[in-house]
RNA sequence: GGGCUAUUAGCUCAGUUGGUUAGAGCGUACGCUUGAUAAGCGUAAGGUCACAGGUUCAAGUCCCGUAUGGCCCA
Numbered sequence: 001g002g003g004c005u006a007u008u009a010g011c012u013c014a015g016u017u018g019g020u021u022a023g024a025g026c027g028u029a030c031g032c033u034u035g036a037u038a039a040g041c042g043u044a045a046g047g048u049c050a051c052a053g054g055u056u057c058a059a060g061u062c063c064c065g066u067a068u069g070g071c072c073c074a
Stems, first nucleotide, its partner, number of pairs: 001073007010026004019057001028044005050066002053063002
């Protein structure tokens, strides 16, 4: 230098042919339970869907560019 791939909550990840509120587990906070803790149960908070632009009535999803990580080629 070229190609492929990943980027969604604090962490690990889903998200179907573009469509009607952006989700799960773990973690965190609070409550229930207990003599107390752990475990269990419930509730809640937490998101610029990496960044920027485009297409579309509508984009996490499609297209272009950029950034970072991984793999391969030279």

Annotation: Transfer RNA from Mychonastes homosphaera, 74 nucleotides, folded computationally. It matches the Rfam family "tRNA". The family's RNA type in Rfam is transfer RNA. Rfam describes the family as follows. Transfer RNA (tRNA) molecules are approximately 80 nucleotides in length. The sequence is in RNAcentral, with records from ENA. Taxonomically the source falls in Mychonastes (Eukaryota, Chlorophyta, Chlorophyceae, Sphaeropleales).